Predicted 3D model of a 157-nucleotide RNA (glmS glucosamine-6-phosphate activated ribozyme aptamer) from an Actinomycetota bacterium. Of the family's consensus pairs, 89% are formed in the model. The coordinates come from a structure-prediction model, not an experiment, and the mean pLDDT is 80.
């Protein structure tokens, strides 16, 4: 340093890298180009009943956005099934997802990178680590009002 097997923790702006740009060496008298080996390639918040299906699946943040570009993945959406409601049951409708019906107003929140101290690898691109500190927004949370609360058959006061 490889493989395998096992076990714990963590994880979805989560993994990865072929264009791109950047560093380094080597070719070339320099450039330009080539080779070869690196390095960038999402900052938090917020989201999962099961199957299968699909892809550009919610919110804000940045001293400017390459956080581009592409691949894989995904808590989104589709349709099923299973479950809660819609003042008995039971079938369809409608709406959600165990905090389990819609909308609307208001309120409301110790994000995190960044930025600054400090400091570790590395020739360099650049990676990490610890201190201290500021600011968000939602389909997230509270409250308040408002709608909808049905269709057939049973039943039972």
């Nucleotide at each position: 340093c490889u493989g395998u097997a096992g076990u714990c923790a963590a994880g979805a702006g989560c993994g990865c890298c072929a264009g791109a740009c950047c560093c380094g060496c080597c070719g070339u008298g320099a450039g330009g180009c080539g080779g070869c080996g690196g390095g960038u390639g999402a900052c938090g918040a917020g989201g999962g009943g099961g199957a299968g299906g699909u892809u550009c699946a919610u919110c804000g943040a940045a001293g400017u956005c390459u956080u581009c570009g592409g691949c894989g993945g995904g808590u989104g959406c589709c349709u099923c099934c299973c479950g809660g409601c819609c003042c008995g049951g039971c079938a369809c409708g409608g709406u959600c997802g165990u905090u389990a019906u819609c909308g609307a107003g208001c309120c409301g929140a110790c994000a995190a990178a960044c930025c600054c101290c400090g400091g570790u690898g590395g020739c360099a691109a650049c990676a990490c680590c610890g201190g201290a500190c500021a600011c968000a927004a939602a389909a997230c949370g509270g409250c308040u009002c408002g709608a909808a609360g049905g269709u057939g058959c049973c039943a039972u006061u």

Overview:
It was read from a public genome assembly, where an Rfam model found it. Its Rfam family is "glmS glucosamine-6-phosphate activated ribozyme aptamer". Rfam describes the family as follows. This entry contains a glucosamine-6-phosphate activated ribozyme that is found in the mRNA for GlmS. GlmS is an enzyme that uses fructose-6-phosphate and glutamine to generate glucosamine-6-phosphate. The ribozyme catalyses self cleavage of the glmS mRNA that is thought to regulate GlmS activity. For this family Rfam cites "Control of gene expression by a natural metabolite-responsive ribozyme" (Winkler et al., Nature, 2004).